[in-house]
RNA sequence: UACGAUAAAGGCAUACUUUUCGAAAGAGAAGGACGCAAAGCUACAGACCUACGGGCCGCAGAGGCCUAAGGUGGCUGGGUUGCCGAAG
Repeated sequence: UACGAUAAAGGCAUACUUUUCGAAAGAGAAGGACGCAAAGCUACAGACCUACGGGCCGCAGAGGCCUAAGGUGGCUGGGUUGCCGAAG
C1' cells in the first nucleotide's frame, strides 16, 4: 500500500414479519440474518425500478407509450471518509 486471513476487537444486516410514511417504486422503526472489508457517506456517469401528476395514441372507455419527478449506495464505475492486520 492499489493487498485481505478459518486472526483479533468491534461494525452493518438479505428474505420474511409487525408498524409508520408514500400514489407507487421505496423509505423510517422494531424483530430477523442472506450476506458484506467500506453492505460508511455521496444519485456525478451508466444501469434498473416507480409513474400520483403532465403529454401523446385512442370517438370514448379500457389499454398502451413517453415524461416532470421520485427511488435503489446491498447493481457497476467515479468522488469522499474510515477500523484491524497475517501472508505476499